[in-house]
Context: one part of a larger RNA
Molecule: small-subunit ribosomal RNA, 5' domain
Organism: uncultured bacterium
């Protein structure tokens, strides 16, 4: 010097950060993922005589729900970083470009009805719709085939062109869009593969059988021992393989003059997990934090038949710990998802709350004021010295207090729309009034006497101090630093 710091001892005010490092332990309770009636068809209500039209609920169906939030277990790895490669690859939503959107069918939730059941939930029958679901037609196009032509490092690629096969759609609203389908292109996001970089032990030296390779094939969006079968017998290593520890990478932080070393808390980028292991479904995308299905623990209900359940999401709660916050306001702003829009949802996010936990700023007064005053301490008893320090006189009003106006953030003609907030900030108002400690004082290393104590009691970072005059122990009195902080410990340079 520095810290996500604790602890001691003190504490006024304000801005702005930051705050579960340990048990990736266990969790009461609430909230954190919804939209959408301009896909559908019902049920309830409101107006209305009706025909209609609003408004709300479940369901069906579209899109999200893979973002965002969290943690740092794991993992020494193409995991991350950085540079290159896909002629071996995907890409919902968004742009652009061509081209189409014809006619048809059977069911299902939901209501109605009749069981089962404590619950969780679920059987049956009969009914119904749709942008759901399943043939059909057309085929610009698009994919297999088969010829040409061009070209690339290679495997391979572009372009035309043939016969012939295979392949698509939904409508809604009401006139003007918004959808739906193929096809190119695009832009984003991703998957994959390689070059180098990347902790410590040789008191870890041999290691490997799907193991290395190749021929066919399975599967992927693709490329590959990814997986299989059938051949060969290879691979890797002291330029440190195996193995064992330890560890989320990183841009960066921190420290040095610098090279260097140490760290990766907040913010960003990536990655990995999501009770513990394994699995796949679905979907453009997950092997899916708040989805599904198995198996273990654990912990709840239960009528004992069987269910229910995952805070490493925001508050919070117990435990362990030296240690680390409110079960709070609000969608106002920025951003996401859904919507054609209003909107509507968002413990992202924006704000307050608490904590001297950091860093910064400011306060606690300013000026006179010698009888050098009481009082304390010292004292050669003459004084000193604590001190212009109080008192006392003169002002001045930051901060805090109290009245009064009061924002910026709010866009989009216009109105409306502000959680913080009557907050900042502006005016007056009274009155020094309400605001100082903490460590140290033998040498390093700024600052010293007195009196207690007597190798006791005790300091102590090293060196040392105490055994009767201790500047070193206590405790005073002065002094010295630093100040809402000082100290001590811990850890890194």
């Nucleotide at each position: 010097a520095a810290c996500g710091a604790a602890c001691g001892c003190u504490g006024g005010c304000g801005g702005c950060a930051u705050g579960g490092a340990u048990u990736a332990g266990g969790c009461a309770u609430g909230c954190a993922a919804g939209u959408c009636g301009g896909a559908c068809g019902g049920g309830a209500g409101u107006a209305g005589c009706a025909a209609u039209a609003c408004u709300c609920c479940a369901g069906u169906g579209g899109c999200g729900a893979a973002a965002g939030g969290g943690u740092g277990a794991g993992g020494a790895a193409c995991a991350c970083g950085u540079g290159a490669g896909c002629a071996a690859c995907g890409u919902g939503c968004c742009c652009c470009c061509a081209a189409g959107u014809u006619g048809g069918g059977a069911a299902u939730a939901g209501c109605u009805c009749c069981g089962g059941g404590a619950a969780a939930c679920u059987g049956g029958a009969a009914u119904u719709a749709a942008u759901a679901c399943c043939g059909a037609a057309u085929g610009u196009g698009g994919c297999c085939u088969c010829c040409g032509c061009c070209u690339g490092c290679a495997u391979g690629g572009g372009c035309g062109g043939a016969u012939g096969g295979c392949u698509a759609a939904a409508g809604a609203u009401u006139u003007a869009u918004c959808g739906c389908u193929u096809g190119g292109g695009g832009a984003u996001c991703g998957g994959c593969u390689c070059g180098c970089g990347u902790c410590c032990c040789a008191u870890u030296a041999g290691c490997u059988u799907g193991u290395u390779g190749g021929c066919g094939g399975g599967g992927u969006a693709a490329c590959g021992g990814c997986c299989c079968a059938c051949c060969a017998a290879g691979g890797c290593g002291a330029c440190g393989a195996u193995g064992g520890g330890u560890a989320g990478c990183u841009g960066g932080u921190c420290u040095g003059a610098g090279a260097g070393g140490a760290c990766g808390a907040c913010c960003a980028g990536c990655c990995a997990c999501a009770c513990u292991g394994g699995g796949a479904c679905u979907g453009a995308g997950a092997c899916a934090c708040u989805g599904c299905c198995c198996a273990g623990a654990c912990u709840c209900c239960u009528a004992c038949g069987g269910g229910a359940g995952g805070c490493u999401g925001c508050a919070g709660u117990c435990g362990a710990g030296a240690a680390u916050c409110u079960u709070c306001c609000g969608c106002a702003a920025u951003g996401c998802g859904c919507g054609a829009a209003a909107g509507c949802g968002u413990g992202a996010c924006g704000g307050a709350g608490c904590a001297a936990u950091g860093c910064c700023g400011c306060g606690u007064g300013c000026c006179g004021g010698a009888u050098g005053a009481a009082g304390g301490c010292c004292u050669u008893c003459g004084g000193g010295u604590c001190g212009u320090a109080a008192a006392c006189g003169g002002c001045u009003g930051u901060c805090a207090c109290c009245g009064g106006g009061g924002a910026c953030g709010a866009a989009u003609c216009c109105a409306a729309u502000g959680a913080c907030g009557g907050u900042a900030c502006c005016c007056g108002g009274g009155g020094a009034g309400g605001a100082a400690g903490c460590c140290a004082c033998g040498g390093c290393u700024a600052a010293c006497u007195a009196c207690g104590u007597g190798c006791c009691a005790g300091c102590a970072g090293c060196c040392g101090c105490g055994g009767u005059a201790a500047u070193a122990c206590g405790u005073a009195g002065g002094u010295g630093g630093c100040g809402a902080g000082c100290g001590u410990u811990g850890u890194u340079c």